[in-house]
Context: one part of a larger RNA
Molecule: small-subunit ribosomal RNA, 3' major domain
Organism: uncultured bacterium
Parts: sequence; structure tokens; C1' cells
RNA sequence: UGACGGGGGCCCGCACAAGCAGUGGAGUAUGUGGUUUAAUUCGAAGCAACGCGAAGAACCUUACCAGGGCUUGACAUGCAGGUGACAGCUAUAGAAAUUGUGCAGCUUUUCGGAGCCUCUGUGCAGGUGGUGCAUGGUUGUCGUCAGCUCGUGUCGUGAGAUGUUGGGUUAAGUCCCGCAACGAGCGCAACCCUUGUCGUUAGUUGCCAUCAUUAAGUUGGGCACUCUAACGAGACUGCCGGUGAUAAAUCGGAGGAAGGUGGGGACGACGUCAAAUCAUCAUGCCCCUUAUGCUCUGGGCUACACACGUACUACAAUGGCUGUUACAGAGGGAAGCGAAGUCGCAAGGCGGAGCAAAUCCCCAAAAACAGUCUCAGUUCAGAUUGUGGGCUGAAACCCGCCCACAUGAAGUCGGAAUUGCUAGUAAUUGCAGGUCAGCAUACUGCAGUGAAUACGUUCCCGGGCCUUGUACA
Repeated sequence: UGACGGGGGCCCGCACAAGCAGUGGAGUAUGUGGUUUAAUUCGAAGCAACGCGAAGAACCUUACCAGGGCUUGACAUGCAGGUGACAGCUAUAGAAAUUGUGCAGCUUUUCGGAGCCUCUGUGCAGGUGGUGCAUGGUUGUCGUCAGCUCGUGUCGUGAGAUGUUGGGUUAAGUCCCGCAACGAGCGCAACCCUUGUCGUUAGUUGCCAUCAUUAAGUUGGGCACUCUAACGAGACUGCCGGUGAUAAAUCGGAGGAAGGUGGGGACGACGUCAAAUCAUCAUGCCCCUUAUGCUCUGGGCUACACACGUACUACAAUGGCUGUUACAGAGGGAAGCGAAGUCGCAAGGCGGAGCAAAUCCCCAAAAACAGUCUCAGUUCAGAUUGUGGGCUGAAACCCGCCCACAUGAAGUCGGAAUUGCUAGUAAUUGCAGGUCAGCAUACUGCAGUGAAUACGUUCCCGGGCCUUGUACA
């Protein structure tokens, strides 16, 4: 100087407390361990691995296994030599890769050659093989915590100290005051995006107050309003009062759409964990080179006495079922979205209007209203299984999704323990998107409905500052 302490002081955080909803019990989905297997490819491992890499394993993907093949190779390029082919059509064998048959028979030229393809040979290619403890790059974490340093000066023999400590204050090393310090840098904040209010400009594909018209903003008309999207305004403790050291600031108030960082996002200092990744990529070294490379078919990654994590669905009456009937936002759409109409109980089929989209399409549910069920393993719950269908796709057996009918399991609110959340939040309801031929209870977004509680900081956990002890470095 640090680190540590079941030392002290001060302070903060959904850390506790106060609340709400859960997990842990059930079924299923999914990931992991274990076991099994020819193979169940590999990685991730307390927090910070485990719906993670994977924004989607039937083939492909695919790296694994079995078997069939290839050896200058699926891919790149140099040199030397040879051919005029290669491809295509045809068709033999085969699971396919591949192999064999027949047809067909390069381009250009200044005729020197040049280009292209293929074959042979040789340099080489190739490797998701190893090492993340050789590395770059990227990422997680402490932590959006308020810290981490430097120059000059001063002090100290020196390591170092000071500044950065102290008194206040703040979300903040934020600001003020003091001080052997005076300044500065990286962080904080602001600048950026979005949302909340108003104005100006603009008025189609958007909107409709007035006038006319219609089944309908449908059309004429209009751009007031809504909205869209560009530019501005607006919030700064600016104003008033109290407290304070006359400071910084803080408490209350006014005005205001918004008040003290208005809400949300992007943004992550010096560093820590030899943290993660050689399987995104790049790369040193090592290793393989008729194989650890390449290709094909089939299988596996989907196994199943079991254990754990994360979710979904429930156990019902604040509910289930039937009927009627409203209201979004954000997105996507051409090998696409697909309306009306029509067939089917339905999944879906036929159909094909319109739309490269503020124009057309995908397109709501909970809620509301009416009826019924009356506390039961039920008109709860929906697993499992059978049969029949639909869709995608060469192909749904291993191993897809959906529909109908039948079947109707566990489950009556969950032990010890444990998680999230402070407001348009939790809870609850649906919708969209990416991936994608098909496949979503996952992920990323979007809106609808919409709470309870916070006395407080004694305690648990994590963190910051000062100080103290130390047989630690």
C1' cells in the first nucleotide's frame, strides 16, 4: 500500500421488511446430469452452465455411428505435359454416391498463338483434429457500482503519501466550503433515440365538423379535428416561502401537459475471475495426409429405472359451456400476403379480387350482454390411447404440425426451502415478428384490462467511503 475480520462509524440496492403473484407437489414441453447405445456429435458448470451456442435435428443441417465409394481430391492456385473436349440427351448396374453404352463433338485469330474445359504428374489442397493455460477479436461478471488515474509542486531515506481526506450535499469523486496543494484525463451528467404537451409547414393512400350523396368517408367537397413526419417551442430549482454557512442544496407552493435525472432505451471507467469462446471468424505451435480429408445411403443427435433447472396447462363458480356483440398497437407480405363467394362439423379445399402496400391482405382475446351448470374428480382438468381425415414436403416408420369422433390419467392450491416485482409496474388477455417448405408452451417485440404495499434499516445478501486490528501478500 492492499487484502481480510462472526472490529467500529456513515450510506445505498426489491437486500430485508410491508404486499401481490409464483416455483418446490401433478401432467406435459424443453434443457442438463446420469444411465444406455454402433452412435446417442461438440461446447456451456455457483451467482455469471442447465427454453444456453440452436432466430426452429424427418433428408439436408450434421460435426456422431454402420456400410458403400474417392485419393491433386468437394474447394484454391503455380509449373510441366497431353487431349478437344466438358457439359447435355440416352440409358445398364446400384440404396445412392458412382459406374458403363450410344448419340453429339469447344471458341476466337492478324493463323504465330490466345482463351476455356478435361486428363496425367508435381508443388499443394483439406481437417467442426489438439491446445481459450500460446493468442487476436468478441462476450459474460462485479456494475450504470462511483469510482480509477496522471502532470507539476510539497512531505517521506524509501515503499509511498498528499491531491481523492475533512464539514455539508447529491442518483453521482454531483456540487459548495475548507485545506500544501494547483490543475488535468478516463468514468458521472449532458449531447443521441423514443415517449408525454403545444405550435408551424404539408394533406394522400390518412381524417370528416359544416353542405350534398351513399349500404359504406362510398363519392363531390373540405384539411377544422384525428393522424402522419419534418422543423421548432417547452423544464432551467427559472419564480415564491421555509431551512441552511450569506454556499451547495433541501422541503413546501404557484404556474404548467410534464418538476426537480419527467418515463424508457442506447451508452459499461481502471481493472477482477489464467471467467467463456481454437465449433462464428482469424491465428502460433503440435498432429492426420489412400485419412483425423472428401462423398453417398441408412441410422443417431428424439434412447429412459432415475435426479435437477426453466416454462406451459390445471386443480375451478372472480369459473366452465352455448349464443349474441364491441374495442388495439406493432409488425409482415411477390417462389409472397391472399379478400369476396362457395364446399366441408372442422383442419382445410376450390376460387382468385386486390396489393411491391398509411390504398389490398394477414387481423384480436380477455371484457360486455343473455342463458345454462350448483360444488361433484363434476358440463373442472385435459394427459394418454384408438379410429378416420387435412397440410407441408422426393419422403412424416424411427421422428412433423393440425382437425373430428371416441377415450378421459394425475391433479382438490402443493414439505423443508426458494424466485420475481415499487406503476401503466406486478398479475392477467391476446396479437405480431424472426428462424422457417413444414414445425413454438421458446425467444424478441406489441398493445388490452389493471392492482396491493413500502412503518422503517435491527437483521440476511451484495456494494461504496472513512477508520481500526493483523502471526496474511